[in-house]
RNA sequence: UAGCGAAAAAGGCAAACCCGUCGCAAGGCGGGGGCGCAAAGCCAUGGGGCCCACGUGGUCCGCCAGGCUACCGAA
Numbered sequence: 001u002a003g004c005g006a007a008a009a010a011g012g013c014a015a016a017c018c019c020g021u022c023g024c025a026a027g028g029c030g031g032g033g034g035c036g037c038a039a040a041g042c043c044a045u046g047g048g049g050c051c052c053a054c055g056u057g058g059u060c061c062g063c064c065a066g067g068c069u070a071c072c073g074a075a
Stems, first nucleotide, its partner, number of pairs: 004073002012037002017032006035062001041068003045065003048060004
């Protein structure tokens, strides 16, 4: 440096559900919560799901692929 991911250590994220709030909605944000996650960090680029006021529309990266970046270090 590349790969790999431990019944390791430190630290991290946070599904369902509940409360508040924004949005027509999908869904977003804040708090609680914790099913899970080694990129469950970021990007809608390709595929895919979803919503609609059907438009030059929107949403989801915790569906898959791809791109960029990153903590730790046993085999």
This is a predicted structure of a 75-nucleotide RNA (c-di-GMP-I riboswitch aptamer) from an Acidimicrobiaceae bacterium. Model confidence (mean pLDDT): 89 of 100. Taxonomically the source falls in Acidimicrobiaceae (Bacteria, Bacillati, Acidimicrobiia, Acidimicrobiales). Its Rfam family is "c-di-GMP-I riboswitch aptamer". About the family: GEMM was predicted in a large-scale screen for bacterial structured RNA regulatory elements. Of the family's consensus pairs, 94% are formed in the model.